[in-house]
The part of an RNA shown here (small-subunit ribosomal RNA, 3' major domain) has 480 nucleotides and comes from a metagenome. Its Rfam family is "Bacterial small subunit ribosomal RNA". The RNAcentral record of the full RNA draws on SILVA. The coordinates come from a structure-prediction model, not an experiment, and the mean pLDDT is 83.
Context: one part of a larger RNA
RNA sequence: UGACGGGGACCCGCACAAGCGGUGGAGUAUGUGGCUUAAUUCGAUGCAACGCGAAGAACCUUACCUGGGCUUGACAUGCAUCGCUAAUCGCGUGAAAGCGCGUGAGUGGAGCAAUCCACACUUUGCACAGGUGCUGCAUGGCUGUCGUCAGCUCGUGUCGUGAGAUGUUGGGUUAAGUCCCGCAACGAGCGCAACCCCUGCAUUUAGUUGCCAGCGGAUCAUGCCGGGGACUCUAAAUGGACUGCCUAGAUCAACUAGGAGGAAGGUGGGGACGACGUCAAGUCAGUAUGGCCCUUACCCCCAGGGCUGCACACGUACUACAAUGGCCAGUACAGAGUGAACCGAUCCCGCGAGGGGGAGGAAAUCCCGAAAACUGGCCUCAAUUCGGAUUGGAGGCUGCAACUCGCCUCCAUGAAGCCGGAAUCGCUAGUAAUGGCGCAUCAGCUACGGUGCCGUGAAUACGUUCCCGGGUCUUGUACA
Numbered sequence: 001u002g003a004c005g006g007g008g009a010c011c012c013g014c015a016c017a018a019g020c021g022g023u024g025g026a027g028u029a030u031g032u033g034g035c036u037u038a039a040u041u042c043g044a045u046g047c048a049a050c051g052c053g054a055a056g057a058a059c060c061u062u063a064c065c066u067g068g069g070c071u072u073g074a075c076a077u078g079c080a081u082c083g084c085u086a087a088u089c090g091c092g093u094g095a096a097a098g099c100g101c102g103u104g105a106g107u108g109g110a111g112c113a114a115u116c117c118a119c120a121c122u123u124u125g126c127a128c129a130g131g132u133g134c135u136g137c138a139u140g141g142c143u144g145u146c147g148u149c150a151g152c153u154c155g156u157g158u159c160g161u162g163a164g165a166u167g168u169u170g171g172g173u174u175a176a177g178u179c180c181c182g183c184a185a186c187g188a189g190c191g192c193a194a195c196c197c198c199u200g201c202a203u204u205u206a207g208u209u210g211c212c213a214g215c216g217g218a219u220c221a222u223g224c225c226g227g228g229g230a231c232u233c234u235a236a237a238u239g240g241a242c243u244g245c246c247u248a249g250a251u252c253a254a255c256u257a258g259g260a261g262g263a264a265g266g267u268g269g270g271g272a273c274g275a276c277g278u279c280a281a282g283u284c285a286g287u288a289u290g291g292c293c294c295u296u297a298c299c300c301c302c303a304g305g306g307c308u309g310c311a312c313a314c315g316u317a318c319u320a321c322a323a324u325g326g327c328c329a330g331u332a333c334a335g336a337g338u339g340a341a342c343c344g345a346u347c348c349c350g351c352g353a354g355g356g357g358g359a360g361g362a363a364a365u366c367c368c369g370a371a372a373a374c375u376g377g378c379c380u381c382a383a384u385u386c387g388g389a390u391u392g393g394a395g396g397c398u399g400c401a402a403c404u405c406g407c408c409u410c411c412a413u414g415a416a417g418c419c420g421g422a423a424u425c426g427c428u429a430g431u432a433a434u435g436g437c438g439c440a441u442c443a444g445c446u447a448c449g450g451u452g453c454c455g456u457g458a459a460u461a462c463g464u465u466c467c468c469g470g471g472u473c474u475u476g477u478a479c480a
Base pairs, nucleotide, nucleotide: 001480002479003477004476005475007474008473009472010471011470012469013468015464016463019427020426021425022424023423026319027318028317029316030315031314032313033312034310035309042053043052064305065304066303067302068301069300073128077127078126079125080124083121089102090101091100092099093098106119107118108117109116110115130294131293133292134291135290139288141283142282143281144279146277151190152189153188154187155186156185157166158165159164170181171180172179196271197270198269199268201239202238203237204236205235206234207233211228212227215226216225217224242265245259246258247257248256249255321420325379326378327377328376329375330374337368339366342361343360347356348355349354386417391412392411393410394409395408396407397406433456434455435454436453437452438451439450
């Protein structure tokens, strides 16, 4: 100087407390461990691995296994060599890959032509290719984490023999090393904040594909038409919030509390943004890359299987156990976003999944029923009109192909489950809870995952004694 303490003081955080909803019990989905296996590819392992890499494992993917094959190779460059092959088409064998046989005389240039040269291709040979083989404890890059915590340092000066200190400590204050005051310090840098984006208010500009107040026309009806720019909206610019104003407190400093005006008030809300460093943290399987290793195989191709196995254990979710509910009928209101090998309306067929058909749409123009809510009815506390697992049957769709191993529909079946032990998680407001709708990946899908969008919309916070994590000062130490 640090680190540590079941030392002290002060402060903060959904850390506790106060609340609301869960997990832990059930069924299923999914990941992991374990076991099994020819293989169940590999990695991730307290927080910070476990719906993680994977934003799509039937084949492919695929890295694994079994079997069948290839050997300058699926791919790149170069040298030498062989040719008239190659491409194409056909035949045999085969599960395919591959192997064997036949057919076939490319492009450009010179030349009357023969022919020659170059390119492409092939044969053979050599350099080499190739490796998801090892090492993340050889690395780059990227990422997680402490932590959006308020810290981490430097120059000069001063102090100390020196390590080092000071500044950065102290008194206040703040979300903040934020600011003020003081001070052997005076300044500065990386962080904080601001500058950026979205959102909340207004003005101006612009008015189609959006809008329709007034005027006119038309219709069973509809901005449908003429027209209009007022309004909504769209999307660009500008304004707006700065403790600016008032009151009180305060060292009349920083600032704090209240108020006015205001769409918004003291960082308005959200996002992007992550200091010096820590964990030899993660990744050689995204890519790059040193070293080591394989080279008729640890490379490459193919078929089939496996990654989906199942006594069990754990994590994360979904669906429930019901009446604030379930079912039936009626009926209202979004936002964001996608669409050309695509989205697909009206209409017809089917109980339905879906099929036929194809208007319109490279889209503010066309397509993509919001649901919960609300109104009316039935159910009346029952393992039930709750719950939907499982299984049987019949179908649909995608795809070369749904046996291992896809999704969906209908009929039948109707399991566990009556609110969950110890323990444990999230959340402070348009949040939690709850309801649906998109998107990426994608032929299809295991999505109940991920990521966005809007609807409905709470409760509680006395407080900081305690648990956890963190910050500052101080103290002890046989630790570095």